RNA sequence: ACUGAAAAAGGGCAAACCCAUUGCGAGGUGGGGACGCAAAGCUUACGGUCUUGCAAAAAGACAGCGGAGUUACCAGA
Numbered sequence: 001a002c003u004g005a006a007a008a009a010g011g012g013c014a015a016a017c018c019c020a021u022u023g024c025g026a027g028g029u030g031g032g033g034a035c036g037c038a039a040a041g042c043u044u045a046c047g048g049u050c051u052u053g054c055a056a057a058a059a060g061a062c063a064g065c066g067g068a069g070u071u072a073c074c075a076g077a
Stems, first nucleotide, its partner, number of pairs: 002076003012037002017032006035064001041070003046066002048062005
């Protein structure tokens, strides 16, 4: 570098839901809580889904939808 099959070690993150707060909204933030995750770390000029809008547009949201890029603990069939 690559891989995460199996067994570990140290651990990490935190779905739904509840409370508070914020936003027109999708959602976001904090606390509780764990469905799960080997990148469920980071990145939105790719695709997708969702929101606002009469709608083309335009503007947003989702990185725990997928792809891609990038960084990384441990281990080595």
Predicted 3D model of a 77-nucleotide RNA (c-di-GMP-I riboswitch aptamer) from Nitrosospira sp. The sequence was found by an Rfam model in a public genome assembly. Lineage of the source: Bacteria > Pseudomonadati > Pseudomonadota > Nitrosomonadaceae > Nitrosospira. The coordinates come from a structure-prediction model, not an experiment, and the mean pLDDT is 85.